[in-house]
RNA sequence: AUUGGCAGCGGCUAGGGUUCCGGCUUUUCAGGUUGUAGGGAGAGUGCUGGUCCGAGAGCCGCACCCUGAUCGGUGAACAGCGGUCAGGUACACGGCGGGACAAAAGCCCGGGAGAC
Numbered sequence: 001a002u003u004g005g006c007a008g009c010g011g012c013u014a015g016g017g018u019u020c021c022g023g024c025u026u027u028u029c030a031g032g033u034u035g036u037a038g039g040g041a042g043a044g045u046g047c048u049g050g051u052c053c054g055a056g057a058g059c060c061g062c063a064c065c066c067u068g069a070u071c072g073g074u075g076a077a078c079a080g081c082g083g084u085c086a087g088g089u090a091c092a093c094g095g096c097g098g099g100a101c102a103a104a105a106g107c108c109c110g111g112g113a114g115a116c
Base pairs, nucleotide, nucleotide: 008062009061010060011059012058015053016052020050021049022047023045024044025043026042027041028040029039065088066087067086068085069084070083071082072081091111093114097109098108099107
């Protein structure tokens, strides 16, 4: 320098919008009459919220992997296979634009482009 492989799952949060619920505004419907409240059926509105989406560079847990010790079968073996225990699992500035779901987003494109 080039090529290939690996980089998992679950829970929570930052954050996000509006499918459903709710709130607010408004239209309409039923009744002996006129109204109020409540109720039913629509429209609009992201509006503290519930449902929902949700982080590579956020948190927690599990797993994979690595190192060491120890145990078991085989065995020449400190190899290989399996169990248990302990430890490790680093670093990470980052657009525009596009995509999905109802829609948006720190989701996905993406540890990308780019920067250092």
The prediction has a mean pLDDT of 80. This is a predicted structure of a 116-nucleotide RNA (Guanidine-I riboswitch aptamer) from Parvibaculum sp.